This is a predicted complex of two RNAs, RNase P RNA and transfer RNA, with 490 nucleotides together.

RNA sequence: GAGGCAGGCCGGGUGAUCGCGAGCGGUGCUUGCGCCGUUCGAGGAAAGUCCGCGCUCCGCAGAGUUCAAUGCCGGAUAACAUCCGGACGGGGAAACCCGUGGAUAGGGCCACAGAAAUAUACCGCCUGGGAUUCCAGGUAAGGGUGAAAAGGUGGUGUAAGAGACCACCGGCGCAGGCAGUGAUGUUUGCGGCCAGGUAACCCCCAUUGGGAGCAAGGCCAAGCAGGAGUGUAGCUCAUUAUGAGCGGGGAGUUGCUCGCCCCCUUAAAAUUCCGGGUAGGCUGCCAAAAUUUAGUGGCAACACUAAAUGUAGAUUGAUGGUCACACACCUAUAGGAGAUUUGGGAAGAAGGCGAGAGCCGUAAACCAAGAUCCAUCAGGGGACAGAACGCGGCUUAUAGGCCAGCCCACACA
RNA sequence: GGGCGCGUAGCUCAGCUGGUUAGAGCGCACGGUUCACAUCCGUGAGGUCGAGGGUUCGAGUCCCCCCGCGCCCACCA
Numbered sequence: 001g002a003g004g005c006a007g008g009c010c011g012g013g014u015g016a017u018c019g020c021g022a023g024c025g026g027u028g029c030u031u032g033c034g035c036c037g038u039u040c041g042a043g044g045a046a047a048g049u050c051c052g053c054g055c056u057c058c059g060c061a062g063a064g065u066u067c068a069a070u071g072c073c074g075g076a077u078a079a080c081a082u083c084c085g086g087a088c089g090g091g092g093a094a095a096c097c098c099g100u101g102g103a104u105a106g107g108g109c110c111a112c113a114g115a116a117a118u119a120u121a122c123c124g125c126c127u128g129g130g131a132u133u134c135c136a137g138g139u140a141a142g143g144g145u146g147a148a149a150a151g152g153u154g155g156u157g158u159a160a161g162a163g164a165c166c167a168c169c170g171g172c173g174c175a176g177g178c179a180g181u182g183a184u185g186u187u188u189g190c191g192g193c194c195a196g197g198u199a200a201c202c203c204c205c206a207u208u209g210g211g212a213g214c215a216a217g218g219c220c221a222a223g224c225a226g227g228a229g230u231g232u233a234g235c236u237c238a239u240u241a242u243g244a245g246c247g248g249g250g251a252g253u254u255g256c257u258c259g260c261c262c263c264c265u266u267a268a269a270a271u272u273c274c275g276g277g278u279a280g281g282c283u284g285c286c287a288a289a290a291u292u293u294a295g296u297g298g299c300a301a302c303a304c305u306a307a308a309u310g311u312a313g314a315u316u317g318a319u320g321g322u323c324a325c326a327c328a329c330c331u332a333u334a335g336g337a338g339a340u341u342u343g344g345g346a347a348g349a350a351g352g353c354g355a356g357a358g359c360c361g362u363a364a365a366c367c368a369a370g371a372u373c374c375a376u377c378a379g380g381g382g383a384c385a386g387a388a389c390g391c392g393g394c395u396u397a398u399a400g401g402c403c404a405g406c407c408c409a410c411a412c413a
Numbered sequence: 414g415g416g417c418g419c420g421u422a423g424c425u426c427a428g429c430u431g432g433u434u435a436g437a438g439c440g441c442a443c444g445g446u447u448c449a450c451a452u453c454c455g456u457g458a459g460g461u462c463g464a465g466g467g468u469u470c471g472a473g474u475c476c477c478c479c480c481g482c483g484c485c486c487a488c489c490a
Stems, first nucleotide, its partner, number of pairs: 001410001003407003007403004013325006020041010043384001047395002050393005055213004062258004067209005072086005087100005101204002106202002108198003122143002124139006151169006170194002172191008217283004226274003234246005247265004252260002276489003290309008327382001329380003335374003341369004351360003414486007423439004432470001441457005463479001465477003
């Protein structure tokens, strides 16, 4: 240089003019509208609604079981599936990126091919018999199949072989030591233990989870019409037609059981279903786990302290349109500058060194190219997308630009 | 705004506990039957299983994430 790897930020500007919504002030009257002034008015994702919370309500949220979610370790946080730091494994030359409980608790599954898929002898090898192709036995060293087939090398051994045995290496398990909060690392000893994968199949272990959602919920106004279904078991006490207890029946607790709670107990109900009415207003509703700056602690995520700021609230749903001016950027046009630049010039020249073979050594004019920068003219030109109770994340979409890094396989010096 | 469901041939749907080459009916094309058309008979074409990524030896099916379509909700008595 080219290429690569990661991080943060911005994401249109200025002016004029015509509008839109809200707050405040003034003013007019027909008292809920008009007019005037002034201030404010979308995002990094407001999106998908995938997680986690706040907040609100639910005849209670309690226990067990089921179900669901998460899953290396430690920390951060209101919480999380997020973030930070680390461990191990994999990829890469590196910067860096990706992955993550348990397969020795148990069950299930592993198509096709292949002899055999969790157990096996097809070919081959060896032994015996028959002897031409066959039969019986041994064998996992070699071949072949497949995603997956008894750890590797060498030796001993054997009829041939094989962890069958031995040495070394690799893996696994058990028992310790040391380091670490821990994941884990390292080391010693023992055991031939060495026959797989799948848990985004069931499952096991650990942790977590009550449900619904601002169309939650509260207040007001207007208006209407109620109907149907489910069900039967009483007894005791006190007092005089009611209450309490036990029992029974039913609804709720959004899988089930218990528990809890409500209603009834001679007649229905807080419940369910069908039907009816309204389609209005206020509130919830914007000061918040807030933002910025500085300091302190921490490797960091983040926490604490101080100061400053006061930052949208629509409801047929505001935040926009037009014009002008520059500007980033893109396309093409004709120029200039242009690096210790590249190619030719260039014959490794002239020249130098050396006994020699040989070695060192490429300067200039000139020609062409040239990253990048400056400037000219013409045309184009600013993406993705828009709050609807509010936050923290994740994911997805996004023209273009800015800032600060890191790496060196490759090329050149 | 919130909560759910669906997507397989032109249309309507199957597809089990992941397994070889994804099926059915209607429609379409061609051939036969007929004087001709319909019916009927036979043959055939037509699918990136909405898109992408992952798990697995292997994905229409399991997981994640996008896209498109559809359904439901309020208050009063």

Model confidence (mean pLDDT): 76 of 100.